[in-house]
Context: one part of a larger RNA
RNA sequence: CGUAGGAGAUCUGAGGAAGGCUGUCCCUAGUACGAGAGGACCGGGACGGACGUAGCUCUCGUGUGCCAGUUGUCCUGCCAAGGGCACGGCUGGUUUGCGACCUACGGAAGGGAUAAGCGCUGAAAGCAUCUAAGCGCGAAGCUCGUUCCAAGAUGAGAUCUCCCACAGGGUCAACCUGGUAAGGCCCGUGGUCAGACCACCACGUUGAUAGGCCGGAGGUGUACGCACAGCAAUGUGUUCAGCCGACCGGUACUAAUCGGCCGAGGG
Numbered sequence: 001c002g003u004a005g006g007a008g009a010u011c012u013g014a015g016g017a018a019g020g021c022u023g024u025c026c027c028u029a030g031u032a033c034g035a036g037a038g039g040a041c042c043g044g045g046a047c048g049g050a051c052g053u054a055g056c057u058c059u060c061g062u063g064u065g066c067c068a069g070u071u072g073u074c075c076u077g078c079c080a081a082g083g084g085c086a087c088g089g090c091u092g093g094u095u096u097g098c099g100a101c102c103u104a105c106g107g108a109a110g111g112g113a114u115a116a117g118c119g120c121u122g123a124a125a126g127c128a129u130c131u132a133a134g135c136g137c138g139a140a141g142c143u144c145g146u147u148c149c150a151a152g153a154u155g156a157g158a159u160c161u162c163c164c165a166c167a168g169g170g171u172c173a174a175c176c177u178g179g180u181a182a183g184g185c186c187c188g189u190g191g192u193c194a195g196a197c198c199a200c201c202a203c204g205u206u207g208a209u210a211g212g213c214c215g216g217a218g219g220u221g222u223a224c225g226c227a228c229a230g231c232a233a234u235g236u237g238u239u240c241a242g243c244c245g246a247c248c249g250g251u252a253c254u255a256a257u258c259g260g261c262c263g264a265g266g267g
Stems, first nucleotide, its partner, number of pairs: 001152001005163007015149004021049007033038001051106005059100004066093005071086006110144003117137004164266001166178004183262004187204005209255003212251005218244003225238005
C1' cells in the first nucleotide's frame, strides 16, 4: 500500500515445512525342516543405540554484588572488627536462571491407491494364457493420518462484537480540508511466557508493573559484642545464630505524573 467504511477479537485451511532410522535378547520352539550339524516363517514381548522435541522434579555442571574458612601485604591511629589487592588470591559449599551427563515423550497404529511380483475369471487363438474387457492381493516408498507455519491464498476467505452516517469547501455520486467515534500509537514501569533493535506480553493510581520494606522458602553454618574457662593458641554460652542474588507471597513507601498525536462518514 492492497484486501471497496473504520476498528477489536476468534477461526477455516489452499499451500508449505518437519517427522519417517535401527539393533540385541526372550516366548512361540530346540517346534516346522533336516540323517545330523544346525535351525526358522508367522505372531507376541523386553531392553537398547543414534536422532529429535519439551522440561528442570531428581542427578551433575555453571555460579565474578550469596555464605563461610584461610595465606601474604597495605589501609581504617592502636586492640578487636573490617576494607582493598594478589586468577573471584586460594579453598569448601550454594538459591534463581541456564545447560546435559539428567527427566519425559516421539518415529507409529490404521485407511486409500500402487511398484516389482503373486493371482482370479477370460477370450483373441474350441486348448493354454494374470490382460486384451473385468476383478483381487502386494513395499521403509506415494497419499491421508501426527506436529508446526499459513488469507499478499491479489482466488486477498469466514464468524462474533464495537463505532457511527459529522462540519466546511467544491466544477457537487468524485474529491479536498477539519474536529472527532470505536480503536490505535506516542510516553512511562517492567518481563524467567518475549527479545539483537523492532516486535510480542503484563501493567500505568479504578494500580501490585518494577524497586523498597515485611513475611516465607532456600543457601551458608552458629556473627559482632559481652561473659566464663585457659599463661596462651583457643574453647564454651548467649546462638539451628548472623548474613544473604535472581525464588513464593503481602504491602502504594518510591517510580508508572500531567498529557499529546493519529484515526470512519462508506462508487
Background: A computed fold for a 267-nucleotide part of an RNA from a soil metagenome, annotated as large-subunit ribosomal RNA, domain VI. Model confidence (mean pLDDT): 87 of 100. It matches the Rfam family "Bacterial large subunit ribosomal RNA".